The prediction has a mean pLDDT of 77. Predicted 3D model of a 374-nucleotide RNA (Bacterial RNase P class A) from an uncultured Desulfobacteraceae bacterium. Its Rfam family is "Bacterial RNase P class A". The family's RNA type in Rfam is ribozyme.
């Protein structure tokens, strides 16, 4: 000094002028004024996941559908988080991971190749027998998958033995498989003996199968007030032979029921709650690798409704760039002071939290590796 992992952190402060608005208080001509204190993010953005609240059902059954998928822990919950196994990728510091089963079943994979899931004989190699007759060639029949070929990938690997030629046919070692014990750990798994010739491709983010979970609508939820009519005109279907209704869907079953749905047509649609006291912030201590959890203290920080939170000006910070004395160093080069010029990204609440994922200026900590000096 150049490449790169990681993680956290800021998102400007002050003052003046004018605007705007919650909430308080006072004075009041009741519509105003004037004081006081507050007023947009880390992501508010996506609407991907969990709740919390609201409101509808809770009488079960069955059948579909969704969703999760390594192991432990945390949390109200989660598909998040944290610790960790494995497995892949990187020299690494570290990165993903949709990670349960292919021996339950079906299906998929182009061309080449004989044959690509219990498959296969193209070029071989081996025995016989017949014809041809040196060597050897042809025809038929039978063995064979050790060679070589195609292929991304061919049904374990190497070496001996064995055969007529070969072949786990057999014997060492190997590797993979099931199975037995012993040793660590909550556990996923690691480690190590030792038996069996048993040799059993990919893919499930293909259908599937296994494990466990799962009402459903959402603040435009929802509650309260208030206006208004012409409850006018038609039509289907029903009143226990039960029309609508209730439940995620669908079936059966149960409960409520005398009225329901359709279409023309007039009429009103203003406000007031939800509305932010929370699974709520900050700090010390404790516990725990850690996520987090508890005591104790302390605080209360936007609530708008066609949608307030904002404009100018100054200084000051903060970062970049350039110059000037000064200082340190072999040197590359660092660095105080001052001056002078620049920038500030992405982006605007609308019930609320927990996560996640996207887009971004700039500073700052820790690590890894490369190459130079000393």
């Nucleotide at each position: 000094g150049g490449a790169g992992c990681a993680g956290g952190c800021c998102a400007g402060a002050c003052g003046a002028u004018c605007g705007c608005u919650g909430g308080g208080a006072a004075u009041u001509c009741u519509a105003a004024u004037u004081c006081c204190u507050g007023g947009a993010g880390g992501a508010a953005a996506g609407u991907c996941c969990g709740a919390a609240c609201a409101c509808c059902a809770c009488a079960g059954g069955g059948c579909a559908g969704g969703g999760u998928g390594c192991u432990c822990c945390g949390u109200a919950a989660c598909a998040c988080g944290g610790a960790g196994u494995c497995a892949c990728g990187g020299c690494g510091a570290c990165g993903u991971g949709a990670a349960g089963g292919a021996a339950a079943g079906u299906g998929c994979a182009a061309c080449a190749g004989a044959g690509a899931g219990c498959a296969g004989a193209c070029c071989g190699c081996c025995c016989u027998g017949c014809c041809g007759a040196c060597c050897c060639g042809g025809c038929a029949g039978g063995g064979u998958a050790a060679g070589g070929g195609u292929g991304a990938a061919a049904c374990g690997g190497u070496g001996c033995g064995g055969u007529a030629a070969g072949a786990g046919c057999g014997c060492a070692c190997c590797a993979g498989u099931u199975c037995u014990c012993c040793g660590g750990g909550u556990g996923a798994c690691c480690g190590g003996a030792g038996a069996a010739g048993c040799u059993u491709g990919g893919u499930a983010a293909a259908c599937c199968c296994c494990a466990c979970c799962c009402g459903g609508u959402g603040c435009a939820a929802g509650a309260c007030c208030a206006a208004a009519u012409a409850g006018g005109g038609g039509a289907a279907c029903g009143u226990u032979u039960g029309a609508g209704g209730g439940c995620g869907g669908c079936c059966c079953g149960c409960c409520c029921a005398a009225g329901u749905u359709c279409c023309c047509g007039g009429g009103u649609a203003g406000g007031u709650c939800g509305c932010a006291c929370g699974a709520g912030g900050c700090a010390u201590c404790a516990g725990g690798c850690a996520a987090c959890u508890g005591c104790u203290g302390c605080c209360c920080a936007a609530g708008a409704u066609g949608a307030a939170u904002g404009a100018u000006c100054g200084u000051c910070a903060u970062c970049c760039g350039a110059a000037a004395c000064g200082g340190g160093g072999u040197a590359a080069c660092c660095u105080u002071u001052u001056u002078c010029g620049g920038a500030a990204a992405c982006a605007g609440a609308a019930u609320u939290c927990g996560g996640c994922u996207u887009a971004c200026g700039g500073g700052c900590u820790g690590c890894u590796u490369c190459g130079g000096c000393c």